[in-house]
Molecule: c-di-GMP-I riboswitch aptamer
Organism: Chloroflexota bacterium
RNA sequence: UCCCGACAACGGCAAACCCUCCGUGAGGAGGGGACGCAAAGCCACUGAUCUCACCGAGAUGGCAGGGCUACCGAA
Numbered sequence: 001u002c003c004c005g006a007c008a009a010c011g012g013c014a015a016a017c018c019c020u021c022c023g024u025g026a027g028g029a030g031g032g033g034a035c036g037c038a039a040a041g042c043c044a045c046u047g048a049u050c051u052c053a054c055c056g057a058g059a060u061g062g063c064a065g066g067g068c069u070a071c072c073g074a075a
Stems, first nucleotide, its partner, number of pairs: 004073002012037002017032006035062001041068003045065003048060005
């Protein structure tokens, strides 16, 4: 360095739900809140699912795969 992921350490993120706002909608943003997460950090490339003003456009990365980057260092 790469692979890997501990009854380790420092920490991090934040499901459902509630409030406010945005959106036709799926859903998104902020605050609260924690079900969980070793990439639950980033990217819609492939598949899958969902939405619509439908043959096109959009949403979901915490659906699966893939790409990039990253803390720690037991086996």